[in-house]
RNA sequence: UCAGAUGGCCGGAUGGCCGCGGCGCUUCGCGAGAAGCGUCGAGGAAAGUCCGGGCUCCACGGAAACACGGUGACGGAUAACAUCCGCCGGGGGCGACCCCAGGGAAAGCGCCACAGAAAUGACACCGCCUAAGACCCUAAAGGUCCGGCAAGGUUGAAAUGGUGCGGUAAGAGCGCACCGCGUUCUUGGCAACAAGGACGGCAUGGCAAGCCCCACCGGGAGCAAGACCAAAUAGGGACGGCACGUCAUCCGUUUCCGGAUAGCCGUCCGGGUAGGUCGCGAGAAGCGGCAGGCAACUGCCGUUCCAGAGGAAUGGCCAUCGCUCCGUCUACGGACGGAAUACAGAACCCGGCUUACAGGCCAUCUGACGCU
Numbered sequence: 001u002c003a004g005a006u007g008g009c010c011g012g013a014u015g016g017c018c019g020c021g022g023c024g025c026u027u028c029g030c031g032a033g034a035a036g037c038g039u040c041g042a043g044g045a046a047a048g049u050c051c052g053g054g055c056u057c058c059a060c061g062g063a064a065a066c067a068c069g070g071u072g073a074c075g076g077a078u079a080a081c082a083u084c085c086g087c088c089g090g091g092g093g094c095g096a097c098c099c100c101a102g103g104g105a106a107a108g109c110g111c112c113a114c115a116g117a118a119a120u121g122a123c124a125c126c127g128c129c130u131a132a133g134a135c136c137c138u139a140a141a142g143g144u145c146c147g148g149c150a151a152g153g154u155u156g157a158a159a160u161g162g163u164g165c166g167g168u169a170a171g172a173g174c175g176c177a178c179c180g181c182g183u184u185c186u187u188g189g190c191a192a193c194a195a196g197g198a199c200g201g202c203a204u205g206g207c208a209a210g211c212c213c214c215a216c217c218g219g220g221a222g223c224a225a226g227a228c229c230a231a232a233u234a235g236g237g238a239c240g241g242c243a244c245g246u247c248a249u250c251c252g253u254u255u256c257c258g259g260a261u262a263g264c265c266g267u268c269c270g271g272g273u274a275g276g277u278c279g280c281g282a283g284a285a286g287c288g289g290c291a292g293g294c295a296a297c298u299g300c301c302g303u304u305c306c307a308g309a310g311g312a313a314u315g316g317c318c319a320u321c322g323c324u325c326c327g328u329c330u331a332c333g334g335a336c337g338g339a340a341u342a343c344a345g346a347a348c349c350c351g352g353c354u355u356a357c358a359g360g361c362c363a364u365c366u367g368a369c370g371c372u
Base pairs, nucleotide, nucleotide: 001368002367003366004365005364006363007362008361009360010359012321013320014319015318016317017316018315020041021040022039023038024037025036026035027034028033043343047354048353050352051351052350053349054348055222056221057220058219068218069217070216071215072214074086075085076084077083088102089100090099091098092097103213104212108211109210110207111206112205125153126152127149128148129147133145134144135143136142161179162178163177164176165175166174180202181200182199183198184197185196186195187194188193226278227277228276229275236269237268238267239266240265241264242263248261249260250259251258283305285304286303287302288301289300290299291298292297324339325338326337327336328335329334
């Protein structure tokens, strides 16, 4: 210098004019309200609503089982998590580093397209062999039969351990060495696991984001949760007054008598709706310091108060400066002109994940080349 890796940060600044929302004060107004002043007023993702919690209501005597859903190496962090940190194993990269739903395929079921001889009860298309046995042949050689084999070729994502030597008729873990695999022991580690030794000739093809098995976790709904205040109108109840005629029903079986129900008015009560208030911003909070820890994170001390809401304010223009790009000029210091300035928009709150993002900045590290 070029090409990268990881982590963190910023997301234009200042001023003027006009405008918007919350709160407070002052003035004006009978009031509704208006004006002025002060103060506060989006994000790193406010987004997707994918996980986990707080909070609220509903359900629930306890425990277990079943069903359903989720999670899945190990140790830790945390209120909790599918998140994060550390570590292990596997895979990728020259490397910094990155990726992994990362339990079980010798419990069972199922599936494995196409191609191919054969896709699991493994298999024999091309091919290799003729030692043993039978026959032809006088015999040898040769041929036929009966057979043996899976080394090599071919297909496939995948072909039943791999490489080499020996062995053989040809071959084959048939034998041996190394690697892999399995069992077991020792050592190290909290553990996942790793290293080493002994034994076994090799058994178990793949798929569990197919059913399933194992272990662990899980009540449901969500701020339109929910709590309080509470009109107009309609309807309900209690009491009182007025009316009290007929019929019906009831108190009470029949007659008589009495009462109640059904009407109107007044007062009071209670439920629901519209509407209003709360929930609703001092918290798993931000910043700084110290201490512990490899880290995630935790503890203590100091300091700050930082939008609140309701169909929804947080905006627009101008000037100057800054960043990036382009063009022209250059005395290489720069000057002038132009363009561009993203993704996006809180609505109960918090911790994560994922996704979008113009243009940059910082730190650490890797590889290549050049110079000393």